[in-house]
């Protein structure tokens, strides 16, 4: 300098990928890559429970999508699609809390 808001109660939403033939075992991205149960029979679905992320000021998450076009061993990364479609929230007090870019000493 440019940006962003925190804190509490009550409720609520979501995900869990990529490689190492094969995973018990390990690496990586990430906030997060669990736990147990059941059904299914190798793909996985449901239900639980923890953490962690987000809740209309909504990019948490999902669809489109096994998407496009750089990148990667694959992932991640980065631009696109695109503010396209969808997605879960009140309440209370305080005018103060947070947290991050870039510069320059």
């Nucleotide at each position: 300098u440019c940006g962003u808001u925190g804190c509490a109660c009550u409720a609520g939403g979501g995900g869990a990928g990529u490689c190492u033939u094969c995973a018990c075992a390990g690496a990586c991205u990430g906030a997060g890559a669990u736990u147990g149960a059941a059904c299914a029979u190798u793909c996985g679905u449901u239900c639980u429970a923890a953490a962690c992320c987000c809740u209309u000021u909504g990019a948490a998450c999902c669809u489109g999508a096994a998407c496009u076009a750089g990148g990667u061993a694959a992932a991640a990364c980065u631009a696109g699609c695109g503010g396209a479609g969808g997605g879960a929230a009140g309440u209370g007090g305080u005018u103060a809390a947070u947290u991050g870019g870039u510069u320059g000493u």